The RNA shown here (Bacterial RNase P class A) has 353 nucleotides and comes from a Pseudomonadota bacterium.
Model confidence (mean pLDDT): 77 of 100.
It is recorded under the gene name rnpB.

RNA sequence: AGGGUAGGUCGGGCAACCGCGGAGAGCCAUGAAGGCUCUCUGAGGAAAGUCCGAGCUCCACAGAGCAGGGUACUGGGUAACACCCAGUGGGGGUAACCCCAGGAAAGUGCCACAGAAAACAGACCGCCCCGUAAGGGGUAAGGGUGAAAAGGUGAGGUAAGAGCUCACCGGACGUCGGGUGACCGACGUGCCUGGCAAACCCUACCCGGAGCAAGGCUAAAUAGGAAGGGAUGAGGUGGCUCGCUGACCUUCGGGUUAGCCGCUUGAGGGGUGGGGUAACCCACCCCCAGACAGAUGGUUGCCGCUCCCUGAUACGGGGAGUACAGAACUCGGCUUAUAGACCUGCCCUCCUC
Numbered sequence: 001a002g003g004g005u006a007g008g009u010c011g012g013g014c015a016a017c018c019g020c021g022g023a024g025a026g027c028c029a030u031g032a033a034g035g036c037u038c039u040c041u042g043a044g045g046a047a048a049g050u051c052c053g054a055g056c057u058c059c060a061c062a063g064a065g066c067a068g069g070g071u072a073c074u075g076g077g078u079a080a081c082a083c084c085c086a087g088u089g090g091g092g093g094u095a096a097c098c099c100c101a102g103g104a105a106a107g108u109g110c111c112a113c114a115g116a117a118a119a120c121a122g123a124c125c126g127c128c129c130c131g132u133a134a135g136g137g138g139u140a141a142g143g144g145u146g147a148a149a150a151g152g153u154g155a156g157g158u159a160a161g162a163g164c165u166c167a168c169c170g171g172a173c174g175u176c177g178g179g180u181g182a183c184c185g186a187c188g189u190g191c192c193u194g195g196c197a198a199a200c201c202c203u204a205c206c207c208g209g210a211g212c213a214a215g216g217c218u219a220a221a222u223a224g225g226a227a228g229g230g231a232u233g234a235g236g237u238g239g240c241u242c243g244c245u246g247a248c249c250u251u252c253g254g255g256u257u258a259g260c261c262g263c264u265u266g267a268g269g270g271g272u273g274g275g276g277u278a279a280c281c282c283a284c285c286c287c288c289a290g291a292c293a294g295a296u297g298g299u300u301g302c303c304g305c306u307c308c309c310u311g312a313u314a315c316g317g318g319g320a321g322u323a324c325a326g327a328a329c330u331c332g333g334c335u336u337a338u339a340g341a342c343c344u345g346c347c348c349u350c351c352u353c
Base pairs, nucleotide, nucleotide: 001349002348003347004346005345006344007343008342009341010340012303013302014301015300016299017298018297020042021041022040023039024038025037026036027035028034044324048335049334051333052332053331054330055329056211057210058209059208063242064241065240066239068207069206070205071204072203073087074086075085076084077083088101089100090099091098092097102202103201107200108199109196110195111194124143125142126139127138128137129136130135151169152168153167154166155165156164170191172189173188174187175186176185177184178183215261216260217259218258225252226251227250228249229248235245236244237243268287269286270285271284272283273282274281275280304322305321306320307319308318309317310316
């Protein structure tokens, strides 16, 4: 210098004018709703998708069984998780680095086509032996089929062959050692048993349901209406059966349809210091939108940033662009969208000294 890999940060600034939501203060007005002025404050890294996990609320402070669902190497973090961190094993890559993960000797099932044979092995071509031949026997090295063919390579051995024997590798079992653990190492025995669990299934752990239109309180309205059912249990507990609860429920016909709480201080954000390899934890200081047709906007000027044109480089002039998007009960994650700019670690190749 070029290429790559992992991660992080920002994502316009200032001013003027006109507006909008919220809070506070003051003044004015009124039967009441209210009006005006001033001050303060008002979107994001994803506010998004609503895919996971929680808080909160109601129903037993959600209990039992069945059904159903989820997660899945190990250890740690956390309120919790399918998230994060650190590690283990396997696979890919020259490397940085990336991807994957319970059990196939509990049982059942499946493995198309091709092929002799797809799992209690088997024999098409071949090889070897016997035989004149037909045929009989041995074998599984070689060929062929297939996604997959019963350990691999080499040597010995043999009629030809074969873990038949041996060495190395791989795998299984056992013992010992190391590690919290996944697992790793050494030694010994010794080659018996393919794949699929995103097939059923097994193992371990977890999961009750509904969601802020949850839920609660006022005010207003009315008919103290009609019919049916109900302590011999209505209705509720939204998979089913129990269990629990315990007085209203269903339909028809009418009326009202305003306000308040929940609501934003929360497992919250930022900074500094400390602990920890890290995720994360602890202490101190600072910060803080809350609507209900739903505010957070518009115009102008100046300055940024990127690109293009012009001119001879400094400098100047002109033009274009400046993304994705946008709170609605609140958090932790994941995923997706994003013009442009910046920073850091590491790897590979080449060049120069």